[in-house]
């Protein structure tokens, strides 16, 4: 890097450093941004896949440890059903698991 499977409507920011950018790509929109973008570091939190205890299981409680997150639904919208509402799929994104 690939396969599979699971989940994506909810939750959770402060500083310090850096200085123009950012929302994954592509187009169109919206939107955030010098009252500080990114992006690094340090504390903090959210969750509850792995996990840890219980249990014969459903489940149930926890959060030391591995991840993973902490503007807007994954920002919407694109393909397909549908008058709309909305539904689906693809693509992403985390995670367990394999190869």
């Nucleotide at each position: 890097a690939g396969a599979c499977u699971a989940u994506c409507a909810a939750g959770a920011g402060a500083c310090g450093g850096u200085g123009a950018g950012g929302g994954a790509c592509a187009u169109g929109g919206c939107c955030c941004u010098g009252c500080g973008a990114u992006c690094c570091g340090u504390c903090g939190g959210c969750a509850a896949c792995c996990c840890u205890c219980a249990g014969c299981a459903a489940u149930g409680a926890g959060a030391a440890g591995g991840u993973g997150c902490c503007a807007a639904c994954u920002c919407c919208a694109u393909c397909c059903c549908g008058c709309c509402a909305g539904g689906g799929a693809a693509a992403g994104a985390u995670a367990a698991u394999u190869u």
Overview: This is a predicted structure of a 99-nucleotide RNA (SAM riboswitch aptamer (S box leader)). Of the family's consensus pairs, 97% are formed in the model. The sequence was found by an Rfam model in a public genome assembly.